[in-house]
RNA sequence: GUCCAACUGGCUCAGUCGGUAGAGCAUGAGACUUUUAAUCUCAGGGUUGUGGGUUCGAGCCCCAUGUUGGGUG
Numbered sequence: 001g002u003c004c005a006a007c008u009g010g011c012u013c014a015g016u017c018g019g020u021a022g023a024g025c026a027u028g029a030g031a032c033u034u035u036u037a038a039u040c041u042c043a044g045g046g047u048u049g050u051g052g053g054u055u056c057g058a059g060c061c062c063c064a065u066g067u068u069g070g071g072u073g
Stems, first nucleotide, its partner, number of pairs: 001072007010025004019056001027043005049065005
């Protein structure tokens, strides 16, 4: 230089044919327990890497761009 992949709560990751975003762990509260732990229940936390475009509607489609990793010369 060129090609490919990843980027979504604090962390690890889902998200189907475009229809308004979830799980586990962690955090906080409650229940239970003599207490801690464990277990159970509930809650908070996201402008989906960034900027545009298409569309009634975008995590998903298109363009540009950033970061990280890998292949190749």

This is a predicted structure of a 73-nucleotide RNA (transfer RNA) from Felis catus. Taxonomically the source falls in Felis (Eukaryota, Euteleostomi, Mammalia, Felidae). The RNAcentral record of the sequence draws on GtRNAdb and Rfam. It is recorded under the gene name tRNA-Lys-TTT-7-1. Rfam family: tRNA. About the family: Transfer RNA (tRNA) molecules are approximately 80 nucleotides in length.